[in-house]
This is a predicted structure of a 75-nucleotide RNA (transfer RNA) from a soil metagenome. Its Rfam family is "tRNA". From the family's description: Transfer RNA (tRNA) molecules are approximately 80 nucleotides in length.

């Protein structure tokens, strides 16, 4: 070069097919409860706006265009 997969909360990732309140979930972090005391288990709670520009729409995480990034595959 071309083809494919992915990029979303501190991490892991759902939500994309059929456009309509972004967090469905796990770890994390914080508070209370349990415990002598911690772990473990349970409850509760924060922040964060979808890789980047731009376009379609009334409304885009989705659908298009173009580009950075990570991975594969052909050459």
């Nucleotide at each position: 070069g071309c083809c494919c997969c992915g990029g979303u909360a501190g991490c892991c990732c759902a939500a994309c097919a059929a456009g309509g309140u972004a967090g469905a979930g796990g770890c994390a972090c914080g508070g209370c409860a349990c415990u002598c005391a911690a772990a473990a288990u349970g409850c509760c709670g924060a922040a964060a706006g979808u890789g980047u520009g731009g376009g379609u729409u009334c409304g885009a995480a989705u659908c298009c265009c173009a580009c950075c990034c990570g991975g594969g595959g052909c050459a």